Glycine riboswitch aptamer from a Gammaproteobacteria bacterium, 91 nucleotides, folded computationally. Rfam family: Glycine riboswitch aptamer. From the family's description: This family represents the bacterial glycine riboswitch.
[in-house]
RNA sequence: UUGUCCCCCGUGGGAGAGGCCCCGUUCAGUCGGGGCGCCGAAGGCGCAACCAGCCCGGAAUCGCUCAGGCAAAAGGACCGCAGCGGGACGU
Numbered sequence: 001u002u003g004u005c006c007c008c009c010g011u012g013g014g015a016g017a018g019g020c021c022c023c024g025u026u027c028a029g030u031c032g033g034g035g036c037g038c039c040g041a042a043g044g045c046g047c048a049a050c051c052a053g054c055c056c057g058g059a060a061u062c063g064c065u066c067a068g069g070c071a072a073a074a075g076g077a078c079c080g081c082a083g084c085g086g087g088a089c090g091u
Base pairs, nucleotide, nucleotide: 002090003089004088005087006086007085008083010081011080012079013078018036020035021034022033023032024031037070038069039068043066044064045063046062050058051057
């Protein structure tokens, strides 16, 4: 000087599935408990295509549904943009 990747921070986008039933409670689906049904994209667990490799390892939006969720809001994997923030490896 300059490239790629990771983390952090800001910002835009961001799906699915009962505003179900019963009891109590409340000004109020307000809060609590129970029941049945359902969803997968916080987190967690499982399989392991694949990646890397001397060894040690990494690994899905697949599977499970413990947790979470099933009007809106919130949350939200993941994606885009930005940073006189940090880091790794290169030119």